A computed fold for a 460-nucleotide part of an RNA from a metagenome, annotated as small-subunit ribosomal RNA, 3' major domain.
RNAcentral holds the full RNA, with entries from SILVA.
Rfam family: Bacterial small subunit ribosomal RNA.
Model confidence (mean pLDDT): 83 of 100.

Context: one part of a larger RNA
RNA sequence: AGACGGGGACCCGCACAAGCGGUGGAGCAUGUGGUUUAAUUCGACAAUAAGCGAGGAACCUUACCUGGGCUUGAACUAUAGCUGCAACUCUCCCGAAAGGGAGAUUCCUUCGAGGGUGCUAUAGAGGUGCUGCAUGGUUGUCGUCAGCUCGUGGCGUGAGCUGUUCCCUUAAGUGGGGUAACGAGCGCAACCCCUAUCCUGUGUUAUACUUUCGCAGGAGACUGCCUCCGUAAGGGGGAGGAAGGUGGGGAUGACGUCAAAUCAGCAUGGCCCUUACGUCCAGGGCUACACACGUGCUACAAUGGCCGGUACAAUGGGUUGCCAAACCGCAAGGUGGAGCUAAUCCCACAAAGCCGGUCCCAGUUCGGAUUGAGGGCUGAAACUCGCCCUCAUGAAGUCGGAAUCGCUAGUAACGACCGAUCAGCCACGCGGUCGUGAAUACGUUCUCGGGUCUUGUACU
Repeated sequence: AGACGGGGACCCGCACAAGCGGUGGAGCAUGUGGUUUAAUUCGACAAUAAGCGAGGAACCUUACCUGGGCUUGAACUAUAGCUGCAACUCUCCCGAAAGGGAGAUUCCUUCGAGGGUGCUAUAGAGGUGCUGCAUGGUUGUCGUCAGCUCGUGGCGUGAGCUGUUCCCUUAAGUGGGGUAACGAGCGCAACCCCUAUCCUGUGUUAUACUUUCGCAGGAGACUGCCUCCGUAAGGGGGAGGAAGGUGGGGAUGACGUCAAAUCAGCAUGGCCCUUACGUCCAGGGCUACACACGUGCUACAAUGGCCGGUACAAUGGGUUGCCAAACCGCAAGGUGGAGCUAAUCCCACAAAGCCGGUCCCAGUUCGGAUUGAGGGCUGAAACUCGCCCUCAUGAAGUCGGAAUCGCUAGUAACGACCGAUCAGCCACGCGGUCGUGAAUACGUUCUCGGGUCUUGUACU
C1' cells in the first nucleotide's frame, strides 16, 4: 500500500421489511447430471452452466456409431508430362447409395500451339484432431457500482503519501465550502434514439373536416418563477404547465478482477493425422430411461367450466409469397381463383371483457395425461422420430415440507396477437406488441451485495 475481520462510523441497492404472484408437491414440455448404448457428437458447471451455443436434429444439418467406397482427393492454386484424344451426355452390368466396370458419341482454333477438359507425377490440399494455461477477436461477472489514474508541485531515506482526506450536498469523485496543493484524463452527466404536449409544412392511403396517422422541421423543463431553510451548493413546499426537479424507456459498461468462457462462429502459434483423425454414401444415433436437478406450460376449479350472442388493439410478415369471395367437409383441410411487390390486397374473427343460458361443490359438465380407431398436411421419405383434426378413453392432481424466486406503476398479475429460424415441426422456448390493470414500502435492527473513511492483523 492492499486484502480480510462473527471491528467501528456513515451511505446505497426489490438487499431485508411491507405487499402481490410464483417455484419446491402433480402431469407434460425442455435443458442438464447419471446410467445405458455400437453411438447416445462436442462445449458450458456456485453466483457468472443447465428452454445455454441451437433464431427450428425425420434425410440434410452432423461434428457420433455401424457398414460400403475414394486416395492430388468433396472444394482451391501452381508446375511438368501424356493424349490431341477428351469432358459433358446417353446405354448396359454389379450395388442400398456412393462408387466401380463395359460400350457409344464427340471440341473451338489465326494450325504457332493457345484456351478448355481429362489422366499421371510433384509441391501445396484437407482435419468440428489437441492445447482458451501460447493467442487475436468477441463475451459474462463485479456493475451503470462511482470509482480508476496522470502532469507539475509539496512531504517522506524509501516503499509511498498528498491531490482523491474534511464539512455540507447529490443518483453520481454531482456540486459548493475549506484545504500544500494547482490542474488534467478515463469514467458520471449532457450530446444520440424512442415516448408523453403543442405548432408549422407536406403527404400516398383511409376517413369525410375538428382530423387520427406517416414524414420533416420547430417549440417546450432550465430549480426559470414564488415561499421557507441554508454563506453557498442545494433541500422542503407552491404556482403555472401535457410533463417538475436525471418526466418514462433504450443505446452507452472506466482502470481492472475471475490463467472466467469460447481453438466448435471466425482468425491464429505450436503439436498431431496423411490409402486417414481427410473425404463420399446408406442406415442408425444426437429423441435411450431405474433415477436426481434446473427452467417452463397446464391444472387442481364457481372471481370458475361449457354453450349462444356481442364490442374494442398494437407491433409485424407476404411474389418459388400472403392468399379473399364462393363451394365441399363436423373439423384439420380441400377445390377455387379475385386482389396484392402492399397505410391500397391478404395473413386477420384478437382474447380476456360485456349480455343471456346452463352446471351446484362432486375427483365433478373441474382437470386433461395416457391409450385405441379413423382422417388431414408438409416432405423423395413421418417405423425408430413430425404437426394438426374428429370420435372414444379419461390418469395424477383438492393449492403443495424444509427451503426458495420475481416485481415499486402502466410495474406485478392476467389476456391475446405478431415475428425470426422454418418444406414441415416437437415453440409450452425466445424477441416484440397491445388489452385489462393492482397491492405495499413503518423503517434500515437483521440477511445478501456494494461504496467512503477509520481501526486491528501472526495474511500478500